[in-house]
């Protein structure tokens, strides 16, 4: 010093021949059942703004191409693992 994989939510993660990000699952709310619980069921869960419809923002960071990028290039961060 070279190679090569990962990076997503609060937690594991999916979703990559470029086209509604977060599906499922856990944690966490709220019901229901229960004298009360606990298991078990349902519904809800990025973040922000709004009563609300619904905007606006977000895939490690910061540019690029595109009509559009988690997904393609560049640069750089951190973790891994090989090679010297």
């Nucleotide at each position: 010093g070279c190679c090569c994989g990962a990076g997503u939510g609060c937690u594991g993660a999916a979703a990559u021949c470029g086209g509604u990000a977060g599906a499922c699952a856990g944690c966490c709310c709220u019901g229901a059942c229960u004298u009360a619980a606990a298991a078990u069921c349902a519904g809800g869960u990025g973040g922000u703004c709004g009563u609300a419809a619904g905007g606006c923002c977000g895939u490690g960071u910061g540019g690029g191409u595109u009509c559009g990028a988690u997904u393609c290039c560049c640069a750089c961060c951190u973790c891994g693992g090989g090679c010297a």

Description: Model confidence (mean pLDDT): 81 of 100. Predicted 3D model of an 84-nucleotide RNA (transfer RNA) from an uncultured bacterium. Its Rfam family is "tRNA". By type it is a transfer RNA.